This is a predicted structure of a 377-nucleotide RNA (Bacterial RNase P class A) from Desulfobacterales bacterium CG23_combo_of_CG06-09_8_20_14_all_52_9.
Its Rfam family is "Bacterial RNase P class A". Its family is annotated with ribonuclease P activity, dimeric ribonuclease P complex and tRNA processing in the Gene Ontology.
The source organism's lineage runs through Bacteria, Pseudomonadati, Thermodesulfobacteriota, Desulfobacteria and Desulfobacterales.
């Protein structure tokens, strides 16, 4: 200087005018209303609803079957399929990153084409070897053999010597693997070191299974509570023609209609009000921890709380990012930077009961560590 790899932090436009929204608190009015003034008013992901939880509520609320999940380990958490630190494993020179990472030696089951044969398999060639024909060869038969060849993604450890008709862990040495056994190191996963056994039994469980854990349904449209008109339900008076009641009407008489009329109860429903913003909260500084987190100590709190759903919309200057042009500057060139000027853009996206994780989408930017590679001291 150049390439890289990581982990953290603020930001998510700023300012002025004009209009307007939605909650408070207070006030004024000509009060189902409408006004004045002061406060407050999206995120980092509010998104996706994909995990886990408070919370409510059914199920007297316990067992077990089904069914579902998770799945190296230790810790962290109200709990997790999150997190943090690691083991093993793959990828990369490195820093680092990725991993559905329990069991195939409990069973059952797959493996396209090839190819004789796909797992206690298998004889196509080949090699050995006996018969038959006719000694021999060569044909044909019937044993052996997995050492070579051939298929294949994969063929039953690797070399080398012995062995042998001819081969083979059939024996032996050396590597590798598996399995058991001791010894040290880790809380563990698991490392390290040593012996033993010819034990070499493959793949694939993101196949059914097996094992160890873990889970009861709905989701705030959860429930609670107030509570209309209509019509319906229960009850109580009066009445049912010798007629309650209604009509006309200021009353009464009188005419007309006349089988029901008042009142009371509870349940729902529209529609309110709550849940509903103090909550697994936030800061500051302190202690523990490698960390995730965890204690403490003092402050902090009106600070979005809508419900067909408010938090905008236009206009002007600044900024910021992108392209062209281009004074100008740097380099031996290639080529880099780049004032002023013109154009263009200013992302994703929106709270709907709350909180802790996930994962997506998405602008430009600082810091701080680390690896590799050139050159210089």
């Nucleotide at each position: 200087c150049g390439a890289a790899g990581c982990a953290g932090c603020a930001c998510a436009a700023g300012c002025g005018g004009u209009c307007g929204c939605c909650g408070g608190a207070c006030c004024c009015u000509u009060c189902a209303g409408g006004g004045a003034u002061c406060c407050g008013g999206a995120g980092g992901a509010a998104a996706g609803u994909c995990c886990g939880a408070a919370c409510a509520u059914c199920g007297a609320a316990g067992g077990g079957c089904a069914g579902g999940g998770u799945g190296c380990u230790c810790c962290a958490u109200a709990a997790c399929g999150u997190g943090g630190a690691g083991u093993c494993g793959c990828g990369g020179c490195a820093a680092c990153g990725c991993g559905a990472a329990g069991g195939a030696a409990a069973g059952u089951g797959c493996a396209a084409c090839a190819g004789a044969a796909a797992g206690a398999a298998c004889a196509c060639c080949g090699c050995c070897u006996c018969g038959c024909c006719c000694u021999a060869a060569a044909g044909c038969g019937g044993g052996g053999u997995a050492a070579g060849g051939g298929u294949g993604a994969a063929a039953c450890g690797g070399u080398g010597c012995g062995g042998u008709a001819a081969g083979a862990g059939c024996g032996c040495a050396c590597c590798a693997g598996u399995u058991c056994c001791c010894c040290g190191g880790g809380u563990g996963a698991c490392c390290g070191g040593g012996g033993a056994a010819g034990c070499u039994c493959g793949g694939c469980a993101a196949a059914c299974c097996c094992c160890a854990c873990c889970c009861g349904g709905u989701g705030c449209a959860a429930g609670a509570c107030c509570a209309a008109a209509u019509a319906g339900g229960g009850g109580a008076a009066c009445a049912c023609c010798a007629g309650a009641g209604g009509g006309u009407g200021g009353c009464c008489c009188g005419c007309c209609c006349g089988a029901g009329u008042u009142c009371c109860c509870g349940g729902g429903u529209a529609g309110g009000u709550c849940g509903c913003a103090u909550a697994a909260g936030g800061a500051u500084c302190c202690g523990g921890g490698u960390a995730a987190c965890c204690g403490g100590u003092u402050c902090c709190u009106c600070c979005a709380g809508a419900u067909g759903a408010a938090u905008g919309a236009c206009c002007g200057c600044u900024g910021c990012c992108c392209g062209g042009c281009c004074a100008g500057g740097g380099g031996u060139a290639a080529c880099c930077c780049g004032g002023a000027c013109c154009g263009g853009g200013u992302a994703c996206a929106g709270a709907a009961u709350u909180c802790g994780g996930c994962u997506u989408a998405c602008g430009g930017g600082c810091u701080g560590c680390u690896u590799c590679g050139a050159c210089c001291g």
Its mean pLDDT, the model's own confidence on a scale to 100, is 77.